The RNA shown here (c-di-GMP-I riboswitch aptamer) has 91 nucleotides and comes from a Desulfobacterales bacterium. It was read from a public genome assembly, where an Rfam model found it. The model forms 95% of the base pairs in the Rfam consensus. The prediction has a mean pLDDT of 89.

[in-house]
RNA sequence: CGUCGACAAAGGCAAACCAUCCAAAAGGAUGAGACGCAAAGCCAUUGGCCUAAGUCCUGAGAGUUCAGGAUAGGGUUGCAGGGCUGCCGAA
Repeated sequence: CGUCGACAAAGGCAAACCAUCCAAAAGGAUGAGACGCAAAGCCAUUGGCCUAAGUCCUGAGAGUUCAGGAUAGGGUUGCAGGGCUGCCGAA
């Protein structure tokens, strides 16, 4: 230095729930809170998954509506792969 990840050491992050705010929603931010995480640090790059404002289609009906379906340019990095970076040093 690389691989690797200890009943090691110093630390780090923060699920669900709750409060407030943003968003059409999924979801996000902050605070509190800890389920867990050796990258649960960053990147939406590949695939998966979630949502459907807008758009398109269908049905109903009739004064501009309601219901259903499809669709990502929206989201998820704590879904997995991949890229970049990083603490420590047992076996």